[in-house]
RNA sequence: CAACCAUCAAGAGCGGCUGAGAGAUCUGGCUCGUUGACGCCGCAGCAACCAUCACCCGAUGGAUUUCCCUGUCAGCAGGGGACUCCGUUUGGCGAGGGUGCUAAAGCCAGAAGCGAUGGAGC
Numbered sequence: 001c002a003a004c005c006a007u008c009a010a011g012a013g014c015g016g017c018u019g020a021g022a023g024a025u026c027u028g029g030c031u032c033g034u035u036g037a038c039g040c041c042g043c044a045g046c047a048a049c050c051a052u053c054a055c056c057c058g059a060u061g062g063a064u065u066u067c068c069c070u071g072u073c074a075g076c077a078g079g080g081g082a083c084u085c086c087g088u089u090u091g092g093c094g095a096g097g098g099u100g101c102u103a104a105a106g107c108c109a110g111a112a113g114c115g116a117u118g119g120a121g122c
Base pairs, nucleotide, nucleotide: 001121004119005118006117007116008115013043014042015041016040017039021032022031023030025111026110027109028108029107044102045101046100049098050097052095053094055092056091058089059088060087061086062085063084065082066081067080068079069078070077071076106114
């Protein structure tokens, strides 16, 4: 950013600075706030969107070894099973990383070509 996808009732706070408004916008409510809100910084935490790595279950492809069956010109060929290893992949779990978030359902209702966050783009 008049463009795409997903999510937005769960979860998670202390300290320092600042000093009057804040909860995105408008209207109406409600709430937070000089017992210091909002904001900024630090630390801590929550969550699991993104990529990476390790591990687990499953699916699938391949290789080595081995067993069974059938055929055999006795060299082997075909089919099936098992162990191990390797590749791809749905799902799960964990770690550190890139973000995000940590009053109230995006605070509630209405409005708007609404907003926020992540991913992928320009």
The RNA shown here (SAM riboswitch aptamer (S box leader)) has 122 nucleotides and comes from Paeniglutamicibacter antarcticus.
It was read from a public genome assembly, where an Rfam model found it.